Predicted 3D model of a 71-nucleotide RNA (c-di-GMP-I riboswitch aptamer) from a soil metagenome. The prediction has a mean pLDDT of 87. The sequence is in RNAcentral, with records from MGnify. The model forms 94% of the base pairs in the Rfam consensus. It matches the Rfam family "c-di-GMP-I riboswitch aptamer". About the family: GEMM was predicted in a large-scale screen for bacterial structured RNA regulatory elements.

[in-house]
RNA sequence: GACAAAGGCAAACCCGCCGUGAGGCGAGGACGCAAAGCCAGGGGACUCACGAAGUCAGCCCGGCUGCCGAA
Numbered sequence: 001g002a003c004a005a006a007g008g009c010a011a012a013c014c015c016g017c018c019g020u021g022a023g024g025c026g027a028g029g030a031c032g033c034a035a036a037g038c039c040a041g042g043g044g045a046c047u048c049a050c051g052a053a054g055u056c057a058g059c060c061c062g063g064c065u066g067c068c069g070a071a
Stems, first nucleotide, its partner, number of pairs: 001068001008033002013028001015026004031058001037064003041061003044056004
C1' cells in the first nucleotide's frame, strides 16, 4: 500500500462435537480483512463456579513474524 500479480484468511447463518457459560473445534458458507498470521503485556467488553478464575487477537494499543514491489 497500487484500477498490479500470485495467493491467503473467513463474519453472520446452518450442521456435528466440547464447555455451566462467554466461547472453542470440524464441515458448509462469505460479511469483510494488507497481516482478519501468532502472542492475553496494557486497556476494554463478555461469562461465571466470584477466584490474582475464564472467554474474545475480526474491539483498541503494544510485541514478534510473513507475500509482492508501482507511487